């Protein structure tokens, strides 16, 4: 410090996710030891049991016990002090509760200091005794008694009250000779109460709240101020700087994180607050409205004789429950502290210790050295001593920790040690007792190793893995990381500048309000003066900011964690002072440049009202006139013989204003267009004068606001939602047509929204230029001011683009945005007559959703070019029969593959056996096949034997074998786009980048062929050419060829054969076209020539596409079978047959069939062969047989041509089918071959929709040959014979190339994608009904307590100067 993820790729916006740190944690696997800290975050849920607050006999009486009789010990009770501390919890509380800093009207037991006092009396009462009630708790009555318990009198310095005189208030003793107490008063200390400034969560879908409420006067009350309470008076007080209401929450020092600013948090420790089963209340007291006190009500539990009573762990342990989850019913008061006491001392679950838990942090271990002889064995691996690996074993050494034994501190000031025989020290034995967890596709360090699994099982933080070769699942080996831990999960901060003070944005990504005016607020020109109240700025001082924590430096535990000391920090608040060329504010003035006013000109569809005009449309009337009109892509509905439409004249009505007109003008926006008049707002220019900052923006608020819409009343020509009909269409709720109502128009109101857009808030200043236009001014001038428009520099921008009319550089103010969807929806509020507007969420789902630009593909987008693509022609297919292939069906099997174009007379260029892979049956198991070695035998050659080569059999070794599977693991080969003209690279250049340029523009070509232009210059693979065949000529050579009278002879020649040469390249000329120029280009013609525009044909197939085809040609990885999925034999099948499709053959006839006669080829093949010729047979063929391993021998070419016949018929067409008899091949012809003869003689008379091929020696037509081959050709591949028609056009169909444009596609239009429905599930909302909890408001009832006291009744206490009367005095009132 960043990274992954949107795309085919790119940049940007933007979310999601990861790497870090932390934790009172939990879970999984594992676990040896020490130190130190921490340990119910959930049910403030319920609690068994024990303990957690007592003490004082030196306050008091009494009782019991002991006694050395001196006294002592123990205790229930009276009394004093304490129990308001300590300990726990976080329910409540949004508050003066807390934090921080101040303040005045207060109290304070024990403690300290000071002053003074401590006198005289009195009456009770518990305990106790007796009687008695009750189950118990607990009482009742009678009697006795003490005090530092209670009461009265006296005194009273200081004190309180009062102007003063004066009035008022106290006490307690104990034991003993010295103290401890007690009372009054003042001061201090400590603690507590009260008030104030500032800070302290969220919600405005909570905007108004308040009647003791705000203030005053009198009174009351309190320790004390105060509406704290009350009577009267006034009507205030709080609130957009967020009152009131609702929800949530103890606050803080701190803790975690972060570079910081911040964000989150409030366990342990410390300060404050609140609470003690829930709610209320007071009492006592210095202090409480009281955790281990009281009263009442409620809840729950327990006891009970059912009248009644007891209790309340949020103290320490512990139990149950809840929960993912949190410990011992331990020891001790030795230390530190607390209470009481004169003290000894007692008490103390505070506290100090121990126990449990890897819960966190921290320390040191689990050995160290050496050790490879052939690196041996096992594991893993196809193999390799390559790897695990010096690792191990072996040998040597050590003993930290743990274990055992011995010694043994300090914590303790005189005594006293729970911890604990602990820390620590010494000794002993022995490597002995001590390693796991997660990960290895990217992010992210670490496997391109093996096996298993097969979208299953599973993984996953995000992206994503898994469908038979998984680097991602589960294992093994190997490796990486951390380590007594390691991973996972939850949560927080970080990264996230992803809420932006530091530090974001708003033209198109989320985001400028529809516009203007204007209130509060914010900001504000120049020069002086004044103020120091309030706010900042500079510097300093003082107080405070508790301790702990943090940082730094030390110290103590062997180190560390931990602990201690010192210093710093705590950036805050308060008070005081200060700074100067200060700013702002305040006071009073000045100035003119901001703003405004005045004068003179001036442009304009600016607004409102009234009037006027002409063209058009429709309707009506009349005339004249006759058959259609209207409408459309084409039609129909419609109008019309009751006279339309067209034409003429006249009248009426309503609405809108052609041309001018413009990129033009005006207006705040919406918007505004005939002409005239009246009223009226704003702007611009020029010039002088005037006012003197009067300004900008603007939350709320107000006004205006297109169209549609609503209300009332008018109006209604045309147009026209809804509606009707006609068409279109699968349908047509639409587009088109004919009608047509609201509405559109006017008046008055409402409504308040639009892609209300420049998708660009308003204002001010600054920042190169060019051109046009509009309104002025000045004019010598492209001089200047205000608007409108086009381009462009700097700059900005993600890019597109913007650019003095900014989206540039700055300032001021307002509005708005923060992933996509759900959704501008729901609920609530508010406005509206309504329609609806404004405000405005969440659950849930996803990892994206967006913007701009790039390359492709695509488009029933555009431009352009081409092709038998169409058009123009010729002949077919589709109908028939047969042949052949496929599908389907059938079958024991009908083997397998191909199966859109690019399968279907395809693999197969030959299925009777074989082929053959299929089926049935039978047989074999180192095998049918290769190689090596050994042995034996037979024949042959040579032989005397050896020996050589070949064949067969047997044995051994390695294992063979598979047409089994995967063409989606592959090689090779092939098809297709396509013989289409394309596909790329280097350097340069350009762009943030993907990419572009080159390869584009203009011409041209069959062609990215060539030329020109041009930030390109060159190059490569393709094109073309080079190769083969055909065609000319020449030379050479020539028999098997040629000539001839067919014996023989001749041949420098011709034909032919086969070798080498030759030739053609737009080279030449003319015209035309193109071009700025030009030695450019195109087209047409000519000459020459055998051939003329690539001369014709073939071979040749760029980068790539289709996971195209083939594992059954061959090769090959993985998987599978191994007495079988291998090998062999016999028979069958691949030839089946309702049917469907493809490719062909033969036909349907006279351009023909049949018969007879007569001509002319080329390629090619031949010895297990081609076979002349002769004989036999109607024929297929058979029997003899010459020649030929071939320019020598072997073949009747056919259509054609000549003559005859048939005469338009299912025929002398056509030949299927069937019967009988033969021939050939072959072991074999039934399934299942071919041919011949005779007989039979189906369908078919030119073929629906649709569709195929072909542009010249081509189509069509005619035969010949070959491969395969024992036999079998309507197929295939070649060969020649005869031999046309049409096209010098187009972009309509199909396909393709280039440029351009749109794009939400990129698996790329066979794309993407919207809505409904069905079923299931999650979440949200509603819901009859049922049940629980909580809160608010209203009403009702009411305990204790408090307050009040007129009357009546009753009770209790006291006998003290008590009661009554009188007098005097004081206070108050009048």
């Nucleotide at each position: 410090a960043g990274a992954g993820u949107u795309u085919g790729a790119u940049c940007c916006u933007g979310g999601c996710u990861c790497a870090g740190a932390a934790c009172g944690a939990a879970c999984g696997c594992u676990g040896g030891c020490g130190g130190c800290a921490u340990g119910c975050c959930u049910a403030a849920c319920a609690c068994a049991u024990g303990c957690a607050a007592g003490u004082c006999g030196a306050a008091c009486g009494a009782g019991a016990c002991c006694u050395u009789c001196g006294g002592g010990u123990c205790u229930a009770g009276u009394g004093g002090c304490g129990c308001a501390c300590g300990g726990g919890u976080g329910c409540g509380u949004a508050a003066c509760g807390c934090g921080u800093g101040g303040g005045a009207a207060u109290c304070u037991a024990c403690c300290c200091u000071u002053g003074g006092g401590u006198u005289c009396g009195g009456a009770a009462u518990a305990a106790c005794a007796g009687u008695u009630a009750g189950a118990a708790a607990u009482g009742a009555c009678u009697g006795c008694u003490a005090a530092u318990a209670c009461c009265g009198g006296a005194u009273g310095a200081u004190g309180a009250c009062g102007u003063a005189a004066g009035u008022c208030c106290a006490a307690a003793g104990a034991u003993u000779u010295a103290u401890c107490g007690c009372c009054c008063a003042a001061g201090g200390a400590u603690g507590a109460g009260c008030c104030c400034g500032c800070g302290u969560a969220a919600g405005a879908u909570u905007a108004g709240c308040u009647u003791g409420u705000u203030g005053g006067u009198g009174g009351g009350g309190u320790a004390a101020u105060g509406g704290c309470c009350u009577a009267c008076c006034a009507a205030g007080g709080c609130g957009a700087c967020g009152a009131u209401c609702u929800u949530u929450a103890g606050c803080u020092g701190g803790u975690c994180u972060g570079a910081g600013a911040g964000g989150a948090u409030g366990a342990u420790c410390a300060g404050c607050c609140a609470c003690a089963c829930u709610g209320g209340g007071a009492c006592u007291g210095a202090g409480a409205c009281a955790c281990g006190g009281c009263c009442c009500a409620g809840g729950c539990u327990c006891c009970g004789c059912a009248u009644a009573g007891a209790g309340c762990c949020a103290g320490c342990a512990g139990u149950g429950a809840g929960g993912a989850a949190u410990c011992u019913u331990g020891g001790g008061c030795a230390a530190u502290g607390a209470g009481c006491g004169a003290a000894a001392g007692c008490u103390u679950g505070a506290c100090c210790c121990a126990g449990c838990a890897a819960u966190a942090c921290u320390a040191a271990a689990u050995a160290g050295g050496u050790g490879a002889u052939u690196a041996g064995a096992a594991g893993a691996u196809u193999u390799c001593g390559g790897u695990c690996g010096u690792a191990a074993a072996g040998c040597c050494u050590u003993u930290u920790c743990a274990u055992u034994a011995g010694g043994g501190a300090g914590g303790a000031a005189u005594a006293u040690g729970a911890c604990a025989g602990u820390a620590c020290c010494u000794a002993a034995a022995g490597a002995a007792g001590a390693a796991g967890c997660c990960c290895c596709g990217g992010c992210u360090a670490a496997u391109a190793c093996u096996c298993g699994u097969g979208c299953c099982a599973g993984c996953a933080g995000c992206c994503g893995c898994g469908g038979u070769a998984a680097g991602a699942c589960g294992a093994g080996g190997g490796g990486g990381g951390c380590a007594a831990g390691c991973g996972u999960u939850a949560u927080u901060c970080g990264g996230a500048u992803u809420g932006a003070u530091u530090a974001u944005g708003c033209g198109u990504a989320u985001a400028g309000g529809g516009u203007u005016c204007g209130u509060a607020g914010a900001c504000g020109g120049u020069u002086u003066u004044u103020u120091g109240a309030g706010u900042g700025u500079u510097a300093g001082a003082a107080g405070u900011a508790a301790a702990a924590u943090a940082a730094u430096a030390a110290a103590g535990c062997u180190c560390a964690a931990c602990u201690u000391u010192a210093u710093u920090u705590c950036u805050g608040c308060u008070u005081c002072u200060u700074u100067a060329a200060c700013a702002u504010u305040u006071u009073a003035a000045c100035u003119u440049u901001g703003a405004g006013u005045u004068a003179g000109a001036u442009a304009g569809a600016g607004g409102a009202u009234a009037g006027u005009a002409g063209a058009a449309u429709u309707u009506u009337a009349u005339a004249a006139g006759u058959a259609g009109g209207g409408g459309u892509g084409a039609a129909a509905u419609c109008c019309u013989a009751a006279g339309a439409g067209a034409u003429a004249u006249a009248a009426a009505a309503g609405a809108a204003u052609a041309c001018c007109a413009a990129c033009g003008g005006c207006a705040a926006a919406g918007g505004c267009a005939a002409c005239u008049a009246u009223c009226u707002a704003g702007g611009u220019c020029u010039a002088u004068a005037c006012u003197g900052a009067c300004g900008u923006u603007g939350a709320g608020g107000a006004a205006c606001u297109a169209a549609a819409g609503c209300a009332u009343g008018g109006g209604g020509a045309g147009c026209a939602a809804a509606g009707a009909g006609g068409a279109u269409u699968c349908g047509a709720g639409a587009c088109c047509c004919u009608c047509g109502u609201a509405g559109u128009c006017c008046a008055u109101g409402c409504a308040g929204u639009a892609a209300a857009c420049g998708c660009u808030g308003a204002g001010u200043g600054c920042u190169c230029g060019u051109a046009u236009u509009u309104a002025g001014a000045u004019u010598a001038a492209u001089u200047u001011u205000g608007g409108a428009u086009a381009c462009u520099a700097a700059g900005c921008u993600a890019a597109c683009g913007c650019u003095u009319u900014a989206a540039g550089c700055a300032c001021u103010c307002c509005g708005c945005a923060u992933g996509a969807g759900a959704a501008g929806u729901a609920c609530g509020g508010u406005c509206g007559c309504a329609a609806g507007g404004c405000u405005g969420g969440a659950a849930c789902u996803c990892a994206a959703a967006a913007g701009a630009a790039u390359u492709g593909g695509c488009g029933g987008g555009g431009a352009u070019c081409c092709a038998u693509a169409c058009a123009a022609g010729u002949g077919g297919u589709g109908g028939a029969a047969c042949a052949u292939g496929u599908g389907g069906u059938u079958u024991a099997a009908u083997g397998c593959g191909a199966u859109a174009a690019u399968c279907c007379g395809c693999g197969c260029g030959a299925a009777a056996c074989c082929u053959u892979a299929c089926c049935a049956g039978u047989u074999c198991u180192u095998g049918a096949c290769u190689g090596u070695u050994u042995u034996u035998u037979a024949a042959u050659a040579u032989u005397a034997u050896u020996u050589a080569a070949c064949a067969a059999a047997a044995a051994a070794c390695u294992c063979a074998g598979g047409u089994g599977u995967u063409g989606c693991a592959u090689g090779g080969c092939u098809g297709u786009c396509g013989u289409c003209a394309g596909u790329u690279c280097g350097u340069g250049u350009u762009g943030u980048g993907a990419g572009g340029u080159g390869u584009u523009u203009g011409g041209u070509u069959a062609a990215g062929u060539c030329c020109c232009u041009a930030u390109a210059c060159g190059a490569a693979c393709g094109c073309a050419a080079c190769c083969c065949u055909u065609u000319u000529u020449u030379u050479u050579a020539g028999u098997u060829a040629a000539u001839u009278u067919u014996u023989a002879a001749u041949u420098u020649a011709u034909u032919c054969u086969a070798a080498a040469a030759u030739a053609a390249c737009u080279g030449c000329c003319u015209a035309u076209u193109u071009a700025u120029u030009g030695u450019u280009u195109u087209u047409a013609g000519g000459a020459g020539g055998a051939a003329g525009g690539u001369a014709a044909g073939g071979a040749u197939g760029a980068u790539g596409u289709c996971a195209a085809g083939u594992c059954c040609u061959c090769a090959u990885g993985g998987c599978c079978c191994u007495u079988a999925u291998g090998a062999a034999c016999u028979g069958g099948g691949c030839u089946a047959c309702a049917c469907a499709c493809g490719u062909g053959u033969u036909a349907c006839a006279a351009u023909g069939g049949c018969a007879a006669g007569c001509a002319c080829a080329a390629u090619c093949a031949g010895a297990a062969g081609c076979a002349a010729u002769c004989u036999u047979g109607u024929a297929a063929a058979a029997g003899a047989a010459a020649g030929c391993a071939a320019a020598u021998c072997u073949a009747u070419a056919a259509a054609u041509c000549u003559u005859g016949u048939c005469g338009u018929a299912g025929u002398u067409c056509g030949a299927a089918u069937u019967g009988u008899g033969g021939a050939c091949u072959g072991a074999a012809a039934c399934u299942c071959g071919u041919c011949c003869a005779c007989a039979u003689g189906a369908a078919g008379u030119u073929g629906g929709a649709a569709u195929c091929a072909c542009u010249a020696g081509u189509a069509a037509u005619c035969g010949c040959a070959a491969a395969u081959c024992a036999u079998c050709a309507c197929g295939u591949u070649g060969c020649g014979g005869u031999g046309a028609a049409u096209c010098u056009g187009u972009a309509c169909c199909u396909g393709g190339g280039u440029c351009u444009u749109g794009u939400a596609c990129a698996c790329a239009c066979c794309g993407c994608c919207c809505g409904u429905c069905a079923c299931a599930u999650g979440c949200c909302g509603g819901a009859a009904g049922c049940a629980g909890g909580u809160u608010u408001u209203a009403c009702u009832u009411u305990a204790a307590a408090a307050c009040u006291u007129u009357a009546u009744u009753u009770g209790u206490a006291u006998u003290a100067u008590u009661u009554g009367a009188a007098a005097a005095u004081u206070a108050u009132u009048u």
Predicted 3D model of a 1374-nucleotide RNA (small-subunit ribosomal RNA) from an uncultured Sphingomonadaceae bacterium.
The sequence is in RNAcentral, with records from SILVA.